[in-house]
Molecule: transfer RNA
Organism: Planctomycetota bacterium
RNA sequence: GGGCCAGUAGCUCAGCGGUGAGAGCAAGGGACUCAUAAUCCUUUGGUCGGGGGUUCGAAUCCCUCCUGGCCCA
Numbered sequence: 001g002g003g004c005c006a007g008u009a010g011c012u013c014a015g016c017g018g019u020g021a022g023a024g025c026a027a028g029g030g031a032c033u034c035a036u037a038a039u040c041c042u043u044u045g046g047u048c049g050g051g052g053g054u055u056c057g058a059a060u061c062c063c064u065c066c067u068g069g070c071c072c073a
Base pairs, nucleotide, nucleotide: 001072002071003070004069005068006067007066010025011024012023013022018056027043028042029041030040031039049065050064051063052062053061
């Protein structure tokens, strides 16, 4: 330098055009227990990496940039 993949909650990830963005773990509160652990209920938490474009509608498609990884030279 070229190609490919990934970036979504604090962490690991799902969602790959069609109302409202989700799960597990973690964190806060509660139930249970003499108490703790485990278990159960509940709540909080998001510029969907940044910018632009296409579309009635974009996390999803296109362009560009940033970050990380793999391969080739």